The part of an RNA shown here (small-subunit ribosomal RNA, central domain) has 350 nucleotides and comes from an uncultured bacterium.

Context: one part of a larger RNA
RNA sequence: CUGGGCGUAAAGCGUGCGCAGGCGGCUUUGUAAGACAGGUGUGAAAUCCCCGGGCUUAACCUGGGAAUGGCGCUUGUGACUGCAAGGCUCGAGUGCGGCAGAGGGGGGUGGAAUUCCACGUGUAGCAGUGAAAUGCGUAGAGAUCGGGAGGAACAUCCGUGGCGAAGGCGGCCAUCUGGAUCAACACUGACGUUGAGGCACGAAAGCGUGGGGAGCAAACAGGAUUAGAUACCCUGGUAGUCCACGCCCUAAACGAUGUCGACUGGAUGUUGGGUGCAACUUGGCACUCAGUAUCGAAGCUAACGCGUUAAGUCGACCGCCUGGGGAGUACGCGCGCAAGCGUGAAACUC
Repeated sequence: CUGGGCGUAAAGCGUGCGCAGGCGGCUUUGUAAGACAGGUGUGAAAUCCCCGGGCUUAACCUGGGAAUGGCGCUUGUGACUGCAAGGCUCGAGUGCGGCAGAGGGGGGUGGAAUUCCACGUGUAGCAGUGAAAUGCGUAGAGAUCGGGAGGAACAUCCGUGGCGAAGGCGGCCAUCUGGAUCAACACUGACGUUGAGGCACGAAAGCGUGGGGAGCAAACAGGAUUAGAUACCCUGGUAGUCCACGCCCUAAACGAUGUCGACUGGAUGUUGGGUGCAACUUGGCACUCAGUAUCGAAGCUAACGCGUUAAGUCGACCGCCUGGGGAGUACGCGCGCAAGCGUGAAACUC
């Protein structure tokens, strides 16, 4: 490299948008670049292969043929691909009308709880554990009543419920805003799909500047435990957790399953639409579209399992793998304030 692979053995980029590139619906006409067919030139000789000949054979020498994966010229064909022009509507999209939703941004606001502050009532304990101790408390704690301050998170509702490309998103209100989906019609007329580079987003932790700081809590301190205890348990406690702006760019970023499309038996639930039936309404039944969950025919799979949301049967394009360790290391380069991240070896060894 080929082949073979990528749910769990090595392997799907964390996710999206998208330039180039690859691939691309139905149909008419033209063209003839690709393609196909015929002819022709060339493809030196030797070698290899086939049929012969010559040395007593063979090696070797030699005659003829074939072959020479190919290229050029030329004539023709017009199905397929391309190209040009035209048409179409089923792919894709737009409009009109509904509809569900923790989708996103900024703003406002509410109650419960924790903590703290000052006052009242009140007295000897409280807190904590396996048991304790450190700790708090007669300078009046804890408990309790009402008042005040402040920060953070939103119990119940909550659901194999919903939304989002992923990360993720949960009190309430209005506001700005993205997307999905359904139904009937109208419109555009292939406008599609994938996507090397590129660009954007990207939990937590971490970083910079300035705020904020209730609770929690790395580090740290003390008390226990223990042979020791740089831990597990307890009492404290600073960064941080929160906000604004700017960075970082990682993850078991997981469905460990790339995106898009087509096709292939079913069953049960559930979310949101639509239609029909009966019905005063609520609720109900059936069909259908979109999503989601469980079980399972065929098939697939090493097995586990997957199974119309495929890991089934196919197509298009991208990414990735190639024994374990060394190593996601070294070096170089790029990025970053740093931490580090990205790219990413070899010797050696089993």

The prediction has a mean pLDDT of 91.